[in-house]
Overview
Predicted 3D model of RNase P RNA and transfer RNA as a complex of 459 nucleotides. The prediction has a mean pLDDT of 76.
RNA sequence: CUCGGCGUGUGGACGUUCACUUGCCCUUCGGGGUGAGAGGAAAGUCCGGACACCACAGGGCAGGAUUCCCCGUGAAAACGGGGGCGUGGCAGGGCAACCGGUCACGACGGAUAGUGUCACAGAAAAUAUACCGCCCCGCGCUUGUCGAGGGGUAAGGGUGAAAAGGGGAGGUAAGAGCUCACCGCUCCGGCGGCAACAAUGGAGGCAGGAUAAACCCAUUCCGGUGCAAGGCAAAAUAGGGGAUCGGGCGGCCCGUCCAACGAUUCCGGGUAUGCCGCACCCCGCUCCGGCGGGGAGGCCGCACCCGCGGCCUAGAUAAAUGAACGUCCACCGCUCCGCUUCGCGGAACGGGGACAAAAUCCGGCUUACAGCAUUCCGAGACCG
RNA sequence: GGGUCGGUAGCUCAACGGUAGAGCAGUGGCCUUUUAAGCCAUUGGUUCAGGGUUCGAAUCCCUGCCGGCCUACCA
Numbered sequence: 001c002u003c004g005g006c007g008u009g010u011g012g013a014c015g016u017u018c019a020c021u022u023g024c025c026c027u028u029c030g031g032g033g034u035g036a037g038a039g040g041a042a043a044g045u046c047c048g049g050a051c052a053c054c055a056c057a058g059g060g061c062a063g064g065a066u067u068c069c070c071c072g073u074g075a076a077a078a079c080g081g082g083g084g085c086g087u088g089g090c091a092g093g094g095c096a097a098c099c100g101g102u103c104a105c106g107a108c109g110g111a112u113a114g115u116g117u118c119a120c121a122g123a124a125a126a127u128a129u130a131c132c133g134c135c136c137c138g139c140g141c142u143u144g145u146c147g148a149g150g151g152g153u154a155a156g157g158g159u160g161a162a163a164a165g166g167g168g169a170g171g172u173a174a175g176a177g178c179u180c181a182c183c184g185c186u187c188c189g190g191c192g193g194c195a196a197c198a199a200u201g202g203a204g205g206c207a208g209g210a211u212a213a214a215c216c217c218a219u220u221c222c223g224g225u226g227c228a229a230g231g232c233a234a235a236a237u238a239g240g241g242g243a244u245c246g247g248g249c250g251g252c253c254c255g256u257c258c259a260a261c262g263a264u265u266c267c268g269g270g271u272a273u274g275c276c277g278c279a280c281c282c283c284g285c286u287c288c289g290g291c292g293g294g295g296a297g298g299c300c301g302c303a304c305c306c307g308c309g310g311c312c313u314a315g316a317u318a319a320a321u322g323a324a325c326g327u328c329c330a331c332c333g334c335u336c337c338g339c340u341u342c343g344c345g346g347a348a349c350g351g352g353g354a355c356a357a358a359a360u361c362c363g364g365c366u367u368a369c370a371g372c373a374u375u376c377c378g379a380g381a382c383c384g
Numbered sequence: 385g386g387g388u389c390g391g392u393a394g395c396u397c398a399a400c401g402g403u404a405g406a407g408c409a410g411u412g413g414c415c416u417u418u419u420a421a422g423c424c425a426u427u428g429g430u431u432c433a434g435g436g437u438u439c440g441a442a443u444c445c446c447u448g449c450c451g452g453c454c455u456a457c458c459a
Stems, first nucleotide, its partner, number of pairs: 001380005007374004012328007020037007039355001043366002046364005051226004058254004063222003067218001068083006084108001085106006092099002109217002114215002116211003131157002133153005139147002141144001165183002168180003184206001185204005192197001230276004240267006246258003269458003280295006296313007331351003335347005385455007394408004402439001410426005432448005
């Protein structure tokens, strides 16, 4: 310098004309002036809240969610940092088992509470198991590298994702933790550490395979419904029929509140408009139009330690936030020119703006994203 | 806007975590003068996509994509 990857930032600029939604002001009611007007994800609706209503929400069951430890931010979800343990890769030590190192990853409580499952293959798949092989015993006759039978054996072969500690020595008829040292493992104590964990010591010949993103157990929590919540007004309202016997209360029980000649629900019917909620929050006053005060957040400027000043805060409802033209900035294609020529620079012409758009609000997560810039990592080329 | 359910052959649907199947459709043959019906054979699947758990995934878990259904007020 080029290319690739993870992450982060940015997400065209300016001018003119016309158009859309809306706050305020003026108005001769026709309109005019002035201010504001999408995003980092507004998306998916995957989590958590605010807010509203149901009884300001109670007890139990069921159901759902959560999951190594510590610290920090936070209302919570979640995020960040550090540590522990495990798995995999790399290089190293060791005959091997395994060990320590480093990097990456981990939905990482429990498989000694219990239950289930482990296809095919294989003799045997969790109470282990004898197919081949090895060994012993006696028998047979064709006396052998034989045959059938009984027994021992998990060292070897073979099957499998997985075969019940590892390689070695002793031992043995052959073998076997049967015995021994080492390594691993389990249990108990525990130097140390806030903790998860664990140095090390003792005991045990070794049980206790895998699976909990199988049921389950433990842990910590969770009442339900969602702005079509909910409030006000308007419109409309065959006073019809069926079913059930109360309803609020939701999956169930208890308890509690309300109701009693009605209640719930279904069929059938009618209406389908406006305002508030709702546009940063709270409080006070009000002539109900607003005004004043306090606080929060964002941007800019000055300070660059505290802080100070100015400006701003989207509210549409079938859904406004746009279009055209011009100039420029990125980018792409083609042509021409120049140079230090697998490229770089310049000029003209043509094309041309990524993903996508609020719908009660806020905090996260996930996913999409042209081009440019950039931390880190990897590969390549050139120069020193 | 909010809630909820689903995606398997061309279509409609099955399938304890263990070789993805049935009916219809398609193709070829038989039968028939021919067609239909009938009989026989046969093709056809990245189980919506990606990732994870597991020895093993259509199935279990996560993320995305696509589709369906319900949801106003009144008496």

Rfam match: Bacterial RNase P class A. The family's RNA type in Rfam is ribozyme.